The RNA shown here (transfer RNA) has 74 nucleotides and comes from a candidate division WWE3 bacterium.
């Protein structure tokens, strides 16, 4: 310096144009069983979908470029 892929909740991922209005698992919170903890069951809080722009009536989804992270190549 070229080339593939990847970035979506604290972590680990899902979703591939309008369909639940943005999800799941584990963690957190409060409550709930226990003599007490764990396990267990109920409820909840957290997301500007790495960032600009651009295509569309409509973008987390498609396009460009920047940012960062894994391979390969040289």
């Nucleotide at each position: 310096g070229g080339g593939u892929c990847c970035g979506u909740a604290g972590c680990u991922c899902a979703g591939g144009g309008g369909u639940u209005u943005a999800g799941a698992g584990c963690a957190c919170u409060u409550c709930u069983c226990u003599g007490a903890u764990a396990a267990g069951g109920a409820a909840g809080g957290g997301g500007u979908c790495g960032g600009u722009a651009g295509u569309u009536c409509g973008a987390a989804u498609c396009u460009a470029c920047c940012c960062g992270g894994a391979c390969c190549c040289a």

Its Rfam family is "tRNA". It is annotated as a transfer RNA. Its family is annotated with triplet codon-amino acid adaptor activity in the Gene Ontology.